[in-house]
């Protein structure tokens, strides 16, 4: 010198169901799964991409109902990041033994 994991601060991309109630809507309250569930200022993801979208009013199982759970899926798409801390593993150069 050159560095992975990690962590921090910008930018960018993303989802917000389901069941009962109350309400004219809007939206309160409860209850169930998840990081995140009525847009939180939160959580997630940012190609090493299942975060997310089409397929999808799919398809098997489960459930009080639901993408709750698997298939789908070595199918198609999807933000092509930037700085700064940090320095494993290797390798390179110098000194020491």
């Nucleotide at each position: 010198u050159a560095a992975a994991u990690a962590g921090c601060c910008g930018g960018g991309g993303g989802g917000u169901g389901c069941u009962c109630u109350c309400g004219a809507c809007a939206g309160g309250g409860a209850g169930c799964u998840g990081a995140g569930a009525u847009a939180a200022u939160a959580c997630c993801c940012u190609u090493g991409g299942a975060a997310c979208c089409u397929g999808a009013c799919c398809c098997a199982g489960u459930u009080a109902a639901u993408g709750c759970u698997g298939g789908c899926g070595g199918a198609g798409g999807a933000a092509u990041c930037g700085g700064c801390u940090g320095g494993a593993a290797c390798a390179u150069a110098c000194a020491c033994a």